Predicted 3D model of a 341-nucleotide RNA (Bacterial RNase P class A) from an Actinomycetota bacterium. The source organism's lineage runs through Bacteria, Bacillati and Actinomycetota. The prediction has a mean pLDDT of 75. It matches the Rfam family "Bacterial RNase P class A". It is annotated as a ribozyme. Rfam's curators write: Ribonuclease P (RNase P) is a ubiquitous endoribonuclease, found in archaea, bacteria and eukarya as well as chloroplasts and mitochondria.
RNA sequence: UGAGUCGCCCGGGUGACCGCGGUGUCGCCAGACAUCGAGGAAAGUCGGGGCUUCACAGGGCAGAACGCUGGCGAGAGCCAGGUCGGGGCGACCUGACGGACAGUGCAACAGAGAACAGACCGCCGAUGGGCGCAAGCCACAGGCAAGGGUGAAACGGUGCGGUAAGGGCGCACCAGCGUGCGGAGCGAUCCGCACGGCUCGGCAAACCCCGUUCGAAGCAAGGCCAAGCAGGAGGAGGGCUGCCCGCCCGCCGGAAGGCAACCUCCGGGUAGGCCGCUCAGAUGGAUGGUCACCGCUCGCGCGAGCGAGCACAGAACCCCGCUUACAGGGCGACUCACCGU
Numbered sequence: 001u002g003a004g005u006c007g008c009c010c011g012g013g014u015g016a017c018c019g020c021g022g023u024g025u026c027g028c029c030a031g032a033c034a035u036c037g038a039g040g041a042a043a044g045u046c047g048g049g050g051c052u053u054c055a056c057a058g059g060g061c062a063g064a065a066c067g068c069u070g071g072c073g074a075g076a077g078c079c080a081g082g083u084c085g086g087g088g089c090g091a092c093c094u095g096a097c098g099g100a101c102a103g104u105g106c107a108a109c110a111g112a113g114a115a116c117a118g119a120c121c122g123c124c125g126a127u128g129g130g131c132g133c134a135a136g137c138c139a140c141a142g143g144c145a146a147g148g149g150u151g152a153a154a155c156g157g158u159g160c161g162g163u164a165a166g167g168g169c170g171c172a173c174c175a176g177c178g179u180g181c182g183g184a185g186c187g188a189u190c191c192g193c194a195c196g197g198c199u200c201g202g203c204a205a206a207c208c209c210c211g212u213u214c215g216a217a218g219c220a221a222g223g224c225c226a227a228g229c230a231g232g233a234g235g236a237g238g239g240c241u242g243c244c245c246g247c248c249c250g251c252c253g254g255a256a257g258g259c260a261a262c263c264u265c266c267g268g269g270u271a272g273g274c275c276g277c278u279c280a281g282a283u284g285g286a287u288g289g290u291c292a293c294c295g296c297u298c299g300c301g302c303g304a305g306c307g308a309g310c311a312c313a314g315a316a317c318c319c320c321g322c323u324u325a326c327a328g329g330g331c332g333a334c335u336c337a338c339c340g341u
Stems, first nucleotide, its partner, number of pairs: 001337010012294007020037007039312001043323002046321005051218004063214005068081005082097006098209002103207002105203002120148002122144003127141002129138003156174006175199001177196008222275004231266005239259003244254003247250001295310006
C1' cells in the first nucleotide's frame, strides 16, 4: 500500500418560522407563556418475567420445551471453555452435544448376506473314499471370510509366522474398548504408563428410558363510577276498578284490595366515563413541514459553481432476551500478500 476477519459505536447537525399532542401556570370561554414529545431495532410477537383474572388441600396421567463443563442470571439468554466434525493459506467462521449392555424396532436401492451375518464369483480339498509301486491324480462329503463384487454401512488395519486353504489361530506395531495407576485442570476434559480379552457396528429429528422446567388465559387482562329500559321495596294525595257493607235502591255513599302513571330508595348492570397508563403516551388518531447554512453521496461543468437525494423503519401496559431489516460513516484488535528499512 492492497485484500480481509472480529468487536463496539454513530446513523445527518445548528438556527428561524408555521403546525400537532401531553403536562404545568396565568387568564373573561378566546388564548398566552414555560416545558416535554420514537428506535437500535419502536418491527416479528418467537422465549421468558412483572402485573391482572379464574382455580387453589396435596399429588398424578397426558402433553410440551430443554439436555457437554464453569460463571452470572428468574431464564431456554450471555460470557468463557471442552469433545467430535465441515470451510478458509490465515485472522476466523460454522454444525452437533444425556442413554444404543433397560426394552421394542428400523436400514430404501443394490447385494449371496444388514447384526450374535453371509458361500454369488472364488480358494482348499489336509482328513474320510477311489486309482497308482511312488510322486501324484479324480470326484464327493466337507472346510474357508484371504481376494473379487454390492452398498452410506459387510463384524479392526499392516506385516511375519502358521495352515490343505484360511482365520487374532499365534506374535509385533497401530487404532478402538475396558480396568488400574500417575500428572494438569474448579470442571467438561487432556497428557502419560501398565495390563486384559482380541474387536463388542449405525440410527434416539424411531418409539422409548433418565434428568430439569412448565396450572390456564391475557391490558379487548382487569378494577371503579354509572344514564335509559326491565326488576324489587316503600310513599302521600288525586285517577280507574272494586270482594264486601249501608240505605231514601241510585249505574248513590262508604270501603279491604288491585291496576297504570308519579316520587324516593335497593341490587345487578348496558351505553358512557374514569383508572390500569408510565418524565413520549393515547380518541388504537400527536411526535410534522418550510427556509437558510453546514456535512455526506450522486450527476453535470475546465473552473467558480449548479441540480438531485439523505439507510431500515415509526411507540400503544412495562421489562429482559432472541430473530429479522438497515444507505453511509467512525474507532479498536488481529490476519494474509507485496514493497522499504